[in-house]
RNA sequence: AAAGGGCAAACCCGGGGAAACCCGGGGACGCAAAGCUACGGGCCUACCCCGUCGUCGACGGAACGGCAGCCGGGCCGCCGAA
Repeated sequence: AAAGGGCAAACCCGGGGAAACCCGGGGACGCAAAGCUACGGGCCUACCCCGUCGUCGACGGAACGGCAGCCGGGCCGCCGAA
C1' cells in the first nucleotide's frame, strides 16, 4: 500500500430505568482495537438518604447507579513491508 472483513455516533421506532444510561431494530459520524474489563484518574445522573428553607415543593450534599466512542492500566486479538 493492500485483502478479507469488523464495530457503529447523532437521530428515529419499540422496551427497561427516578435519571444518567442500557437492550432490540433501523441508521452511519467516525474507529486499527470504537474487542472485553470500573483497577486508577475524570465526567454524568440523584430514586432512597442527609441538611436548609418561606415546606404537599425548592435548593444543597452524596453513589452503593452510570459512561470503556474521555484518558491510563489489565486481558484477548485479523492481515501485512511485521